[in-house]
RNA sequence: AGAGUUUGAUCCUGGCUCAGGAUGAACGCUAGCGGCGUGCCUAACACAUGUAAGUCGAACGUGAUCCCUGGUUCGCUAGGGUGAAAGUGGCGCACGGGUGAGUAACACGUUGGUGACCUGCCCCAGAGAGGGGGAUAACUGCUGGAAACGGUGGCUAAUACCCCAUACGAUCGCCCCGCUUAGAAAAGGGUGAUGAAAGCUCUGGCGCUCUGGGAGGGGCCUGCGGCCCAUCAGCUUGUUGGUAGGGUAACGGCCUACCAAGGCGAUGACGGGUAGGGGGCCUGAGAGGGUGAUCCCCCACACUGGCACUGAGACACGGGCCAGACUCCUACGGGAGGCAGCAGUGAGGAAUAUUGCACAAUGAGCGCAAGCUAGAUGCAGCAACGCCGCGUGGGUGAUGAAGGCCUUCGGGUCGUAAAACCCUUUUCUGGGGGAAUAGCGAGGAAGGUACCCCAGGAAUAAGUCUCGGCUAACUACGUGCCAGCAGCCGCGGUAAAACGUAGGAGACAAGCGUUAUCCGGAUUCACUGGGCGUAAAGCGCGUGCAGGCGGUUCGGCAAGUCGGGCGUGAAAGCUCCUGGCUCAACUGGGAGAGGUCGUCCGAAACUGCCGGGCUAGAGGGCGACAGAGGGGAGUGGAAUUCCGGGUGUAGUGGUGAAAUGCGUAGAUAUCCGGAGGAACACCAGUGGCGAAGGCGGCUCCCUGGGUCGUGCCUGACGCUCAGACGCGACAGCGUGGGUAGCGAACGGGAUUAGAAACCCCGGUAGUCCACGCCGUAAACGAUGGAUACUGGGUGUCGGGGGUAUCAAUUCCCUCGGCGCCGAAGCCAACGCGUUAAGUAUCCCGCCUGGGGACUACGACCGCAAGGUUAAAACUCAAAGGAAUUGACGGGGCCCCGCACAAGCAGCGGAGCGUGUGGUUUAAUUCGAGGCUACACGAAGAACCUUACCUGGGCUUGAAAUGACGGUGGUAGGGAUCCGAAAGGUGACCGACCCUUCGGGGAGCAGUCACAGGUGCUGCAUGGCUGUCGUCAGCUCGUGCCGUGAGGUGUUCGGUUAAGUCCGGUAACGAGCGCAACCCUCACCGUUAGUUACAAGUGUCUAACGGGACUGCCCGUAAAAAGCGGGAGGAAGGUGGGGAUGACGUCAAGUCAGCAUGGCCUUUAUGUCCAGGGCUACACACACGCUACAAUGGCCGGUACAAUGGGUUGCCAAACCGCGAGGUGGAGCCAAUCCUCCAAAGCCGGUCUCAGUUCGGAUUGCAGGCUGCAACCCGCCUGCAUGAAGUCGGAGUUGCUAGUAACCGUAGGUCAGCUAUACUGCGGUGAAUACGUUCCCGGGGCUUGUACACACCGCCCGUCACGUCAUGGGAGCUGGUCACGCCUGAAGUCGGUGCGCUAACCGCAAGGGGGCAGCCGCCCAAGGCAGGGCCGGUGACUGGGACGAAGUCGUAACAAGGUAGCUGUAGCGGAAGCUGCGGCUG
Repeated sequence: AGAGUUUGAUCCUGGCUCAGGAUGAACGCUAGCGGCGUGCCUAACACAUGUAAGUCGAACGUGAUCCCUGGUUCGCUAGGGUGAAAGUGGCGCACGGGUGAGUAACACGUUGGUGACCUGCCCCAGAGAGGGGGAUAACUGCUGGAAACGGUGGCUAAUACCCCAUACGAUCGCCCCGCUUAGAAAAGGGUGAUGAAAGCUCUGGCGCUCUGGGAGGGGCCUGCGGCCCAUCAGCUUGUUGGUAGGGUAACGGCCUACCAAGGCGAUGACGGGUAGGGGGCCUGAGAGGGUGAUCCCCCACACUGGCACUGAGACACGGGCCAGACUCCUACGGGAGGCAGCAGUGAGGAAUAUUGCACAAUGAGCGCAAGCUAGAUGCAGCAACGCCGCGUGGGUGAUGAAGGCCUUCGGGUCGUAAAACCCUUUUCUGGGGGAAUAGCGAGGAAGGUACCCCAGGAAUAAGUCUCGGCUAACUACGUGCCAGCAGCCGCGGUAAAACGUAGGAGACAAGCGUUAUCCGGAUUCACUGGGCGUAAAGCGCGUGCAGGCGGUUCGGCAAGUCGGGCGUGAAAGCUCCUGGCUCAACUGGGAGAGGUCGUCCGAAACUGCCGGGCUAGAGGGCGACAGAGGGGAGUGGAAUUCCGGGUGUAGUGGUGAAAUGCGUAGAUAUCCGGAGGAACACCAGUGGCGAAGGCGGCUCCCUGGGUCGUGCCUGACGCUCAGACGCGACAGCGUGGGUAGCGAACGGGAUUAGAAACCCCGGUAGUCCACGCCGUAAACGAUGGAUACUGGGUGUCGGGGGUAUCAAUUCCCUCGGCGCCGAAGCCAACGCGUUAAGUAUCCCGCCUGGGGACUACGACCGCAAGGUUAAAACUCAAAGGAAUUGACGGGGCCCCGCACAAGCAGCGGAGCGUGUGGUUUAAUUCGAGGCUACACGAAGAACCUUACCUGGGCUUGAAAUGACGGUGGUAGGGAUCCGAAAGGUGACCGACCCUUCGGGGAGCAGUCACAGGUGCUGCAUGGCUGUCGUCAGCUCGUGCCGUGAGGUGUUCGGUUAAGUCCGGUAACGAGCGCAACCCUCACCGUUAGUUACAAGUGUCUAACGGGACUGCCCGUAAAAAGCGGGAGGAAGGUGGGGAUGACGUCAAGUCAGCAUGGCCUUUAUGUCCAGGGCUACACACACGCUACAAUGGCCGGUACAAUGGGUUGCCAAACCGCGAGGUGGAGCCAAUCCUCCAAAGCCGGUCUCAGUUCGGAUUGCAGGCUGCAACCCGCCUGCAUGAAGUCGGAGUUGCUAGUAACCGUAGGUCAGCUAUACUGCGGUGAAUACGUUCCCGGGGCUUGUACACACCGCCCGUCACGUCAUGGGAGCUGGUCACGCCUGAAGUCGGUGCGCUAACCGCAAGGGGGCAGCCGCCCAAGGCAGGGCCGGUGACUGGGACGAAGUCGUAACAAGGUAGCUGUAGCGGAAGCUGCGGCUG
């Protein structure tokens, strides 16, 4: 520091995800040791048991027990000592410890203030303590109660209580003086009044009272700082202030009465939600973000709520009273309790420890002290929860052992790893010693611990996760879209480095992974540090308050700002330095850092504030000017329609074509007249005006703004603008008018599969007017406003100046507007570019992934329609912008091709042949499937072929290689028998080579390895092939352009069959293709002559060569390429044909031609044999043959080829047979012989239009041939039979010249042949092409694109099904908040106090004072009733999201087939359609 992921690729935007660090963690697997830390994050849920606050006899009265002494009736008693226990009294219990519920607050942090305050114990100082009195607990008698706990009589002490005296101080009242302050105090002086005290111990001493001061602690006030929601916008009656009083330690509306009507709020009041705050901690480069465990500070709380008492201090965790809930005890009458102290229990939860030891240390309370107490604390226990450290050994060791895994079978790897040898002992075990902490002496939890020494022995000690990319680490097997993985992208459908296992590897290591959460990466909320034309984002436009910002100059002030000093910013933490534990973690010491803080001094540039000036901003005056700017009134002509009349007759209208409609009741057409409404042709512009919406005949009235000129006036008066207010197309709404045309809805006609549309005929709202609403839009320049600056060119509108001109006008300059092109610059690109999207400043608005959602709920507005504001759940890994290359378009342009057209012959109908589908079958083997499968693999299925079926056999096999051992009557031959054959059986016959004579080889049988497979996968492959396409294309190097994909070159102008050539050109060249080179045919020559023939020719044959190159001429052209014409020539512009097939496309075809990976099979999916099948047959398609006849059939006669083939072959003559054929055998290994009579043609005859003398299917009979064998299932011949068919619907094929068509002929395969197929050969031999609009295919350029599996693409909505979340909903139910009314405990305060009453007064009576009781205010809780807010749930209902293959249509993307989108309105199964206005995206 970045990376992955949108695309075919690219750049950008943008989200999602990952790598890092962290944790009070949890879970999974694993686990040797130690140190230091940490450990209920959930139920502030409930708690058994123990314990956590006592202490003082030197304040006081009792006094159990025990001891001593004396007495004793031996029961006990007297004195002294000891002193348990409780009590009175004092101090403490307000600290320490816990928790985080509540609290958005002066609670906290920080800074100040207190002239408004308090302070026990402690320290310092001053003064003092004289006299007197009355009670009471304990105790004791009686007594109530189950208990808790009391009641009553009696006795008693004090440092408990009370009275009197004294008063240096003090307090209060009054007076004087007086500093300071904004103002009031205080200090100082005088005077009057009031109020104190306690003793104990005794050598010391400890206490007590009053006063002043200090230290430390606290109360209160205050500036500033730190959460979310505005879908919380208004809140407030003790409320804000005043006066008086009360209350407090103290100010205060803290409280009460009265008076006033204020106070707070967009700088966010009030309300709601959430939350203890800080030091710090985590992260981050920082700014920031997150967090608030452990430690420290502050706050709040102590079962829930309220209340006060005591006290220096509390409204009091382990005190009190009351109410409530809960738990427990009970004798039912009443009582008791509060672990959010320590441990522990239950519960909750993913989850968090011992009912331990000690007061030895530290700090704390009490005490004069000894000391006591202390779950604070110090320690120990449990837990890898975290951090840190150590170990599980070290060295040597290659036959690279065994074994595992992989393998191309060679080997590789685990791997010096192990073993083995040598060594060490941290750790471990055993034994011995043994601390510091802890002053001086003893004792002392931890602890016989840490640590040290000795001995033993490599001994006791390694796992976890990962290995497709990100991301470090790869193979095998298993699995087969299954099982599974997954953080994102994504893996898995038979070769998976992605699943599982194994081997190996990588990473970390007593841990390793996973999950959760936070920061980071994320400059993805952007202060540092982002954006808004098209990606998300400029409010539709203006006016303008608050707010923000503000020209120039001088002076002043010092708020901001800057510098310095001081104060503070606790400690811990952090950084640096340094010390202590063996190191580290941990910890001690020192220094530093840390604030938007306070204060003082200084500076005065900038901002601000105050004051004075200026004129360049702004405004005004004066003089001109342009204009569809706005409002009102009037008025004009053209056109449409309607009405009246005339002429006139059969149509008109409308469309792609029609029809509905109108018209003989007289339309349309035409003429005249009239009515009415709406809109204003030409002018008109790329023009003008307006803030925008918008504005268009002409005239008048009213009125807003702008520009130019002048430089006369004011003197910064300015810019922007949240909220607010106003304007705001069309549609729509209300009321009332109006209505010619147009025209949602609606009706009809067409179109169509349908047509709820597009087209046509009608037509209502509406469109128009007045008034009032609505407030939206692609309200767009998708571009907020203002100001300044930054090269230009050109056009146009308005004004001014200059120049020339007689003038119209021209040219130059200038100000303002509207456009185009463009420099720099900017931009992701497109593009923008003085009218900025450039460079800057100021202000406003807005954005933060897509969908959900221009939605829901709430609120406000509206008559309604609806508008404005505006979420969440859930879901996706993208959604997007610009540009690129393709592909595509019912886009454009250019150009080719038998592509169409023009022709000729066909196919599609018939019969037959062949192939295919389908069906059938035991099997009808398999493959091929639009073009590019279908007379294709098949250039030959009766057996064989043959792969299929049925049946019968064989099992190292029909054929191969190797190893082992065996074998001489062995190998081989083979009669007989069984059998369909294969095969089985097996009499008999019977060997070979080498030799060192042992044997070896071959053969054979056996065993083991293995063979075999037309079994699967052409989507694992090689090779070969088809197709686009013989189309003219496809690329590269260097350079140039572009951020890049990529472009350029290859485009363009010509030209060509051609990316052929020329010209031009940021390109210049090159490669694969084209062409040429090769073969063949046509002409000529040379050579040769087996053959041919007339014997010498050269028809012919075949080898070599020549010939053609736009070379020549004319025209044309850019005088380039080339094109047109001509000459010559056998041939002319590639002369005909062939071979030759660029980069690539179709996962095209072929595992069955061959080869081959993998898988499967192994007495069978191998192999042998017999028979059957591949030849089936209701049908359908494809390729053909033969025909339908007279351009013909038949009969007779008669002519002319070429290519080929031939010895298991071609086969002559002759003879036999009607014929197929047979007999025959000459010749020929072939230019020699044979095949071999070519046929159409020509000549003559016949047939005469008929299902025929056409046609030949089908069938019968008789024959021939091949073959082991023609039944299934061959071909041929003769005789007989004579079917369909009379030229073929929609549609469709071939062919441009020696071509089509017609005619025969040969060959391959092959025993034979189902060949009408295929490949060749020759014979006869046409027609037509105007042309490129259209169909098909192709090439080039261009355009649009939402396509890229590329239009057989993409994609929208309804409906149906499933799942999920959510809105509404009659309601049901819960939480929370306050209000109204009623009741009202405890308690303070107030009133009363007739009852009770020790201290004081009084001789007494009585009084004073106190108390109970009662009353009142306030008030917790409770009750009644209505309500606000937030949840849960709910029949039904709304839409939404998601879900391999459901239904209907085709809306959008190419002019998407009606351009699309848009606001609104109506309509429609649905996408949608239509109207009106707008936009161009």